[in-house]
RNA sequence: ACGGGAGUAGUUUAAUGGUAGAAUAGCGGUCUCCAAAACCGUUGGUGGGAGUUCGAUUCUCUCCUCCCGUG
Numbered sequence: 001a002c003g004g005g006a007g008u009a010g011u012u013u014a015a016u017g018g019u020a021g022a023a024u025a026g027c028g029g030u031c032u033c034c035a036a037a038a039c040c041g042u043u044g045g046u047g048g049g050a051g052u053u054c055g056a057u058u059c060u061c062u063c064c065u066c067c068c069g070u071g
Base pairs, nucleotide, nucleotide: 001070002069003068004067005066006065007064010024011023012022013021018054026042027041028040029039030038047063048062049061050060051059
């Protein structure tokens, strides 16, 4: 330099262009003599920018970061 892949909640990860879910962590509560466990509730997220579209996590372009490969 070129080719391929990945980037979503603090962490691990789902999502056919149509309300972004789950687990875990955090916070509050129930239970307990206390704590843990268990159970209930709750907060929090689409790497940056632009485009297409009525509507973009999803499609297109560009940039950034990481991984693999070719030379």